[in-house]
RNA sequence: GCACCGAUAGCUCAACUGGUAGAGCGCCUGGUUGAAGCCCAGGAGGUCGCAGGCUCGAAACCUGCUCGGUGCACCA
Numbered sequence: 001g002c003a004c005c006g007a008u009a010g011c012u013c014a015a016c017u018g019g020u021a022g023a024g025c026g027c028c029u030g031g032u033u034g035a036a037g038c039c040c041a042g043g044a045g046g047u048c049g050c051a052g053g054c055u056c057g058a059a060a061c062c063u064g065c066u067c068g069g070u071g072c073a074c075c076a
Base pairs, nucleotide, nucleotide: 001072002071003070004069005068006067007066010025011024012023013022019056027043028042029041030040031039049065050064051063052062053061
């Protein structure tokens, strides 16, 4: 330098053919308990890496960029 894969909640990851974002763990509240843990019920938490574009509508499609990974090339 080229190609490919990835970036979504605090963490690990989902999300069909574009229809407006979820799970587990963690956190908070309540129940339960003498108290805690376990268990049960509920809740908070997201500019979907960044900037544009297409579209009635984008996490998803297109373009550029950033970061991480893999392969190839170059490299006296």